[in-house]
Context: one part of a larger RNA
């Protein structure tokens, strides 16, 4: 821009893409078969591998603004307590998120038409013949079925709901509006940017604060014990990024633009 009034939702599915793998074991059954050795078809069940999709409850990894321990040097006058630098100084753990080594799920069933192949009936050709007329079966393959996208599918579809007879000019056009949308702002379940989604005081959108969860692992100060290093008590303490709930303290203020005119 189009889809022929303008909007907001919900859809149909032309079409496109994805998926499509397979082992072992048990049973049927030591049956059929076979002198024996051996050993099934058909059918039923269980459990794996690889691959794929989703997820973070479990297990594990990461987790550079979380917690603790600790070495050297420098600094806060000294002690104590802290800060900086040294690969994130090093080491031990670790929330959210993101992940796999973790956890679920998938390939199917079923229907249709067929291939090789197997038939029925059956002439040409008194026989025979699956084929010439007719007709029945038959694949991991084909079409559908499953998953995703999908009306620019220009054949531009459908359903529901909302707004509708303004002003100038007069089929055109311009302006101000309606439903509605955008700009702008706060953001994340979204994200390169757009977009998407949530929210904008009639408000919990983010930050802060409070409470909790989770993490770390028992702070500082003081007291006590010990010559001291250190230990114990106060005290499952103190600190704490992303998590959950609450709370208008801060910021979403005030505003602006577009948008039908009878189809």
């Nucleotide at each position: 821009c189009g889809u022929u009034g303008g909007a907001g939702a919900u859809u149909u599915g032309a079409g496109u893409g994805g998926g499509g793998c397979u082992g072992u074991c048990c049973u049927u059954a030591g049956u059929a078969c076979g002198a024996g050795a051996g050993g099934a078809c058909c059918g039923g069940g269980a459990u794996g591998g690889a691959c794929g999709c989703a997820g973070c409850c479990c297990u594990g990894g990461u987790g550079u603004a979380c917690c603790a321990g600790u070495u050297g040097c420098c600094c806060c006058g000294c002690c104590a307590g802290g800060g900086g630098c040294a690969c994130g100084g090093c080491u031990g753990g670790g929330u959210a998120g993101c992940c796999a080594c973790c956890u679920g799920c998938g390939g199917g069933a079923g229907g249709g038409a067929u291939a090789a192949g197997u038939g029925c009936u059956g002439a040409a050709a008194g026989c025979a013949u699956c084929u010439a007329a007719g007709u029945a079966c038959g694949a991991a393959g084909c079409c559908c079925g499953c998953c995703a996208c999908g009306a620019g599918a220009a054949u531009a579809g459908a359903u529901c709901u909302c707004c509708c007879c303004c002003u100038c000019g007069a089929u055109g056009g311009a302006g101000g509006u309606a439903a509605g949308a955008c700009c702008c702002g706060u953001g994340a379940g979204a994200g390169a940017c757009g977009a998407u989604c949530a929210c904008g005081u009639u408000g919990a959108u983010a930050g802060g604060c409070c409470u909790g969860g989770g993490g770390u692992g028992c702070a500082a100060g003081u007291g006590c014990a010990g010559c001291a290093a250190u230990g114990c008590a106060u005290g499952c303490a103190g600190c704490u990024g992303a998590c959950a709930g609450g709370u208008a303290c801060u910021a979403a203020u005030c505003g602006g633009u577009c948008g039908a005119g009878c189809g």
Molecule: large-subunit ribosomal RNA, domain VI
Organism: Lentihominibacter sp.